[in-house]
Molecule: transfer RNA
Organism: Candidatus Parvarchaeota archaeon
RNA sequence: GCCCAAGUAGCUUAGUGGUGGAGCGGUUGGCUGUUAACCAGCAGGUCGCAGGUUCGAAUCCUGCCUUGGGCG
Numbered sequence: 001g002c003c004c005a006a007g008u009a010g011c012u013u014a015g016u017g018g019u020g021g022a023g024c025g026g027u028u029g030g031c032u033g034u035u036a037a038c039c040a041g042c043a044g045g046u047c048g049c050a051g052g053u054u055c056g057a058a059u060c061c062u063g064c065c066u067u068g069g070g071c072g
Stems, first nucleotide, its partner, number of pairs: 001071007010024004018055001026042005048064005
């Protein structure tokens, strides 16, 4: 230098054009003699960055950044 894959909540991840979800974690309440467990709720996301396409983009296209792998 070229090619491939990945980047979504604190962590692990689902979501391949039409309202961004789950588990764990956090927090509030219930339950309990207390804690844990269990049950119910709540909060937490510029979807790596910037453009483009589209009525509409996490999703498609382009460039860039980061991480991993391959070729030279």